The RNA shown here (transfer RNA) has 73 nucleotides and comes from a Candidatus Fraserbacteria bacterium. It matches the Rfam family "tRNA". Rfam classes the family as a transfer RNA.
RNA sequence: GUCCCCAUCGACUAGCGGUCUAGGUCACGGCCCUUUCAAGGCCGAAACGGGGGUUCGAAUCCCCCUGGGGACG
Repeated sequence: GUCCCCAUCGACUAGCGGUCUAGGUCACGGCCCUUUCAAGGCCGAAACGGGGGUUCGAAUCCCCCUGGGGACG
């Protein structure tokens, strides 16, 4: 330099154009339970890397950038 793959709550992850108010597990916070703690139950906060485009509608498709990984030279 060329090509390929990836980027979603604190972490891991689901999502395959409308059913999404973006779900789940762990972690975190509150309440219940308990003499207390743990376990358990209920509730809560928390995310689509940035910009543009396509579309009636984009986390999802396209382009550029950024970051990470890989192949070739």
Notes: The same sequence occurs in records of 3 taxa. Model confidence (mean pLDDT): 82 of 100.